Overview:
The RNA shown here (transfer RNA) has 73 nucleotides and comes from Glaciecola sp. Its Rfam family is "tRNA". The family's RNA type in Rfam is transfer RNA. Rfam links the family to the GO term triplet codon-amino acid adaptor activity. The sequence is in RNAcentral, with records from ENA. Model confidence (mean pLDDT): 82 of 100.
RNA sequence: GCUGGAGUAGCUCAGUUGGUAGAGCAACCGCCUCGUAAGCGGUAGGUCACGAGUUCGACUCUCGUCUCCAGCU
Numbered sequence: 001g002c003u004g005g006a007g008u009a010g011c012u013c014a015g016u017u018g019g020u021a022g023a024g025c026a027a028c029c030g031c032c033u034c035g036u037a038a039g040c041g042g043u044a045g046g047u048c049a050c051g052a053g054u055u056c057g058a059c060u061c062u063c064g065u066c067u068c069c070a071g072c073u
Stems, first nucleotide, its partner, number of pairs: 001072007010025004019056001027043005049065005
């Protein structure tokens, strides 16, 4: 330099004919217990890496940039 993949909640990851962003764990509150853990219920938490374009509408399609991983040279 070229090619491919990845970037979504604190962490691990879902999310395909484009149509209101989700789960588990963690956090917080409550129930239970003499108390703790476990269990059960609830709450909060998001610029979907960044910038532009297409569209009535973009995590999703197009272009560019950045970071990481793998391969080729």

NCBI's taxonomy places the organism under Bacteria, Pseudomonadati, Pseudomonadota, Alteromonadales, Glaciecola.